[in-house]
Order: sequence, then C1' cells, then structure tokens
RNA sequence: CGUUUCCCUGCUGGAGAGAGGCGCCGCGGCCCAGGCCGCGCGUCCACCGAAGGAGCAAGCCCCCAUCGCGGGGUGAAUCUCUCAGGUAAAGCGGACAGCCGGGGUGGA
Repeated sequence: CGUUUCCCUGCUGGAGAGAGGCGCCGCGGCCCAGGCCGCGCGUCCACCGAAGGAGCAAGCCCCCAUCGCGGGGUGAAUCUCUCAGGUAAAGCGGACAGCCGGGGUGGA
C1' cells in the first nucleotide's frame, strides 16, 4: 500500500399486525352532579415477526446382545414457534442492506 473475515461509532434506507373489550381512577384536561376524553397500568380475546430467545434438515461424530426405517451428540436461516416484544398516523424501536471512519485477524 492493497485485500479477506469479524466487531464498533456515525449516516442513509428499512416491513407486519386492534384508534379491540373490561377493570383501576394513578396522572393530565373538560364540564364540575358525577361522568367523559387522553396517557399509564392490569386483565381477556384477536393478530404480527425483523430486538432478544427457543426448535431442526443434510452433513459430521459417538453408542449397541440387537447393525436397523435403531439411539445419542453437534448442527444454519429471512424457515418454524411466539416465551419476550409489538399491533391508527407520527414518533420510538427495528432484523437486514449500503457507505465513511476506527479496531482486531489472515495473506502478499
């Protein structure tokens, strides 16, 4: 100096699904008789998959009085599950992708 892979900061892009029911009246607002509205919390039902988490196919490895359609281990994802998370718009978050910079590693 160039380059492979991994990690980090920053920038850009970035989907899905309920303005659901009930309760509390915790906070704020309105009328102030007690209610209504918004936010929050709890719960029930429905739904989504792209934080995180979990599951496994081939392959590889191991085991056996039994050698097989046997048992066990390992084993990826944008697949599957939906524990967690989320479900008007906006905002936040967001797997993943691209770029600048930095670090680590391998090679010349």